The RNA shown here (glmS glucosamine-6-phosphate activated ribozyme aptamer) has 167 nucleotides and comes from Fictibacillus gelatini DSM 15865.
[in-house]
């Protein structure tokens, strides 16, 4: 240091890095002039960066550009997975009850919209606080502003579908 194999923890703006850009080292550029340099380019090798949070899960299987804002937007690009979609099983809801069929949700389980609730965080100031040669990392204090899911009170729309039963 790889490779097999076994047990454990440990996540979903998550893990990872070969493009890319950045920082370091040494080396070409390098000759000519010249007292001696430096900058800017190329190369190898090492290394930094490379998704703020909110929200999201009945099962099974398929599938990849799987909600929402925020931000000095490389928070580019690439790989992989993922609560996200579609099929299906099961369950809920469509007049009071049951079967189906169909529609449209997922146990807080019918679509639409109005109004109120919904505590971000990263920033950004501040720290001779840590670490590292730098890039840059990690922490502490302060101090702000979201949307969308979602609940709350309205409103309006949705099988005059089949059958059985009961009143």
């Nucleotide at each position: 240091u790889a490779c097999u194999u076994u047990u454990g923890a440990c996540a979903a703006g998550c893990g990872c890095c070969a493009g890319a850009a950045c920082u370091a080292u040494u080396u070409c550029g390098a000759a000519a002039g010249a007292u001696g340099a430096a900058a800017g380019g190329a190369a190898a090798u090492a290394g930094u960066u490379g998704a703020c949070g909110a929200g999201g899960a009945a099962g099974a299987g398929g599938u990849u550009u799987a909600u929402c804002g925020a931000a000095u937007g490389u928070u580019c690009g690439g790989c992989g997975g993922a609560u996200g979609c579609c099929u299906c099983u099961c369950g809920g809801u469509u007049u009071g009850g049951g079967u189906c069929c169909a529609a449209u949700c997922g146990u807080a389980a019918g679509c639409u919209u109005u109004u109120g609730c919904g505590g971000a965080a990263a920033g950004c100031a501040g720290g001779c606080a840590a670490g590292g040669c730098g890039a840059c990392u990690u922490c502490c204090u302060g101090u702000a502003c979201a949307a969308a899911g979602g609940c709350a009170a309205g409103a309006g729309c949705a099988g005059u579908g089949a059958c059985c039963a009961c009143a």

The model forms 89% of the base pairs in the Rfam consensus. Rfam family: glmS glucosamine-6-phosphate activated ribozyme aptamer. Rfam classes the family as a riboswitch. About the family: This entry contains a glucosamine-6-phosphate activated ribozyme that is found in the mRNA for GlmS. GlmS is an enzyme that uses fructose-6-phosphate and glutamine to generate glucosamine-6-phosphate. Its family is annotated with catalytic activity and regulation of gene expression in the Gene Ontology.